Predicted 3D model of a 350-nucleotide part of an RNA (small-subunit ribosomal RNA, central domain) from an uncultured Chlamydiae bacterium.
Context: one part of a larger RNA
RNA sequence: UUGGGCGUAAAGGGCGCGUAGGCGGGAAGGAAAGUCAGAUGUGAAAUCCUGGGGCUCACCCUCAGAACAGCAUUUGAAACUCCCUUUCUAGAGGGUAGAUGGAGAAAACGGAAUUCCACAAGUAGCGGUGAAAUGCGUAGAUAUGUGGAAGAACACCGGUGGCGAAGGCGGUUUUCUAAUUUAUACCUGACGCUAAAGCGCGAAAGUAAGGGGAUCAAACAGGAUUAGAUACCCUGGUAGUCCUUACUGUAAACUAUGUAUACUUGGUGUAGCUGGAUUCAACCCUGGCUGUGCCGUAGCUAACGCGAUAAGUAUACCGCCUGGGGAGUACAGUCGCAAGGCUGAAACUC
Numbered sequence: 001u002u003g004g005g006c007g008u009a010a011a012g013g014g015c016g017c018g019u020a021g022g023c024g025g026g027a028a029g030g031a032a033a034g035u036c037a038g039a040u041g042u043g044a045a046a047u048c049c050u051g052g053g054g055c056u057c058a059c060c061c062u063c064a065g066a067a068c069a070g071c072a073u074u075u076g077a078a079a080c081u082c083c084c085u086u087u088c089u090a091g092a093g094g095g096u097a098g099a100u101g102g103a104g105a106a107a108a109c110g111g112a113a114u115u116c117c118a119c120a121a122g123u124a125g126c127g128g129u130g131a132a133a134u135g136c137g138u139a140g141a142u143a144u145g146u147g148g149a150a151g152a153a154c155a156c157c158g159g160u161g162g163c164g165a166a167g168g169c170g171g172u173u174u175u176c177u178a179a180u181u182u183a184u185a186c187c188u189g190a191c192g193c194u195a196a197a198g199c200g201c202g203a204a205a206g207u208a209a210g211g212g213g214a215u216c217a218a219a220c221a222g223g224a225u226u227a228g229a230u231a232c233c234c235u236g237g238u239a240g241u242c243c244u245u246a247c248u249g250u251a252a253a254c255u256a257u258g259u260a261u262a263c264u265u266g267g268u269g270u271a272g273c274u275g276g277a278u279u280c281a282a283c284c285c286u287g288g289c290u291g292u293g294c295c296g297u298a299g300c301u302a303a304c305g306c307g308a309u310a311a312g313u314a315u316a317c318c319g320c321c322u323g324g325g326g327a328g329u330a331c332a333g334u335c336g337c338a339a340g341g342c343u344g345a346a347a348c349u350c
Stems, first nucleotide, its partner, number of pairs: 003322004007304002012318001014201004021194003025088006033081002035077008049065006091191001092188003104176001108172002110154001114150007125136002162169002206247006216240001220236004258317006266295011299306002323350003332343004
């Protein structure tokens, strides 16, 4: 490199937008670049192949023929691909109306809990554990009541419920904003799919500066346990946890399953929209579309299992893999304030 692969054996990029590139719906006409057919020229000789000949055979030598990827010129064909023109609406997009739901930002609000402070009342314990001790408490704790302060998180509802590209998103209200879906079938008329490079988003931890600091809690200290105990348990406790502005750019970033499109027996939940049915409406009943679960046929799979939300049947494009260790290391480059990230070997060894 080919081939074969990528749920769990090595292998899907964390996610999106998107440039080049690759690929691309129906109809008609044209052109003839690809494609196909014919002709001419070229395609040195030798070699290879076929048939003869010469060395006594053979190796070898020699003669003739055939053959030769392709290239150029030329004549045609027009199904397919490309190109041009016209056209269509099934893909895609836009508009109108309606409803659900999510996120971000700013300001304000709410109740429960926690800790702290003050006061009241009250007395000897509280706390903690397997058992204890450290710790707190006669300088009056804990428990109780009243009042106040602070910060953080939002019980119940809450649900294999919803929304989002992913990360993720849960108190209430207001405002702003993006996307999805459904009905109608009005408009554009292939405007599409994918996506190297690039750009953006990206949990937690971490970094910088400034705030904030209730809780919890790396580090740390003490008490236990233990042979020891730099742990598990307990009492404390600082970074951090929260906010703003920058950075970092990684996770079992997982559905360990790339994106898009089409097709392929069924059953049963659930969420949204909608049609029918119902005297109007709701419930019940019944159909459609979209999302989200479970079971399961064919098929697939090494098996487990997947099974219309495919790991089935196909197509397009991207990413990635190629024995284990060495190693996601070294070196180099690049990004970063740093921590470190990205790219990423070899010797050697089994």
Record summary: The coordinates come from a structure-prediction model, not an experiment, and the mean pLDDT is 83. The RNAcentral record of the full RNA draws on ENA.